RNAcentral holds the full RNA, with entries from ENA. Large-subunit ribosomal RNA, domain VI from a Lentisphaerota bacterium, 270 nucleotides, folded computationally.
Context: one part of a larger RNA
RNA sequence: CGUAGGAGAUUUGAGGAGAACAUUCCCUAGUACGAGAGGACCGGGAAUGACGUACCUCUGGUGUUCCUGUUGUCGCGCCAGCGGCAGAGCAGGGUAGCUAUGUACGGAAAGGAUAAGCGCUGAAAGCAUCUAAGCGCCAAGCCUCCUCCAAGACAAGAUCUCCCUCCCGCGCAAGCGGGACUGAAGGCAGGUUGUAGACAACGACCUUGAUAGGCUGGAUGUGUAAGCUCGGCGACGGGUUCAGCUAACCAGUACUAAUCUGCCGUGAGG
Numbered sequence: 001c002g003u004a005g006g007a008g009a010u011u012u013g014a015g016g017a018g019a020a021c022a023u024u025c026c027c028u029a030g031u032a033c034g035a036g037a038g039g040a041c042c043g044g045g046a047a048u049g050a051c052g053u054a055c056c057u058c059u060g061g062u063g064u065u066c067c068u069g070u071u072g073u074c075g076c077g078c079c080a081g082c083g084g085c086a087g088a089g090c091a092g093g094g095u096a097g098c099u100a101u102g103u104a105c106g107g108a109a110a111g112g113a114u115a116a117g118c119g120c121u122g123a124a125a126g127c128a129u130c131u132a133a134g135c136g137c138c139a140a141g142c143c144u145c146c147u148c149c150a151a152g153a154c155a156a157g158a159u160c161u162c163c164c165u166c167c168c169g170c171g172c173a174a175g176c177g178g179g180a181c182u183g184a185a186g187g188c189a190g191g192u193u194g195u196a197g198a199c200a201a202c203g204a205c206c207u208u209g210a211u212a213g214g215c216u217g218g219a220u221g222u223g224u225a226a227g228c229u230c231g232g233c234g235a236c237g238g239g240u241u242c243a244g245c246u247a248a249c250c251a252g253u254a255c256u257a258a259u260c261u262g263c264c265g266u267g268a269g270g
Stems, first nucleotide, its partner, number of pairs: 001152001005163007015149004021049007033038001051106005059100004066093005071086006110144003117137004164269001165180006181267001186264004190206005211257003214253005221245002227240005
């Protein structure tokens, strides 16, 4: 820009993309078959591998924004308690998120038309013949079925809902010109932001408000803080105390910030 008014939703599916795998074991059955050795078709069941998709409940990893221990040194006057630096100093754990080695699921089943192949009926050619007319069966393959994208599919589709005026002149009408008023539905901008994200985009919210931060409570993690007191010459241990602290998690709560607003879009549609 188009999709012959504008807008918000929900869709159909032309077309396109993806997927399509394999093995083992058990039953049937040590049956059919075979002198024996061996050993099935058909049918049913259970697992596994690789691959793929999604996810983080579990098992783990990471987690330089959480907790703890600890070495050296410097500082806060000293003790105690803390802080800085040393690869995050080193070490032990670890929330959210992300993640695989973890978890779940997938390939299927089914239909149609076929290949090779196997047939029915059947002439040419009194027989025979699956083929010439006609009619069947049959493959991991083809077309569907499954997942995703998809109406710029210019044949531009469909459904639902929402929004928008009066007058004058010309004109057969469609419409054209002018005036007054109007500026809708909706969208964008702006802001607080997100398990969305390179930027755009997408989603939530904007006081008629829980969008982010803060605060409160909880969860989780760490592992029993500081101070005081008791025991010990002391290192240290016990009690107060499953304490203290606690990121991204879950709720609640307007304390802080989402202020005020502007712009686009018209007027019933060749």
Its mean pLDDT, the model's own confidence on a scale to 100, is 89. The organism belongs to Lentisphaerota, within Bacteria.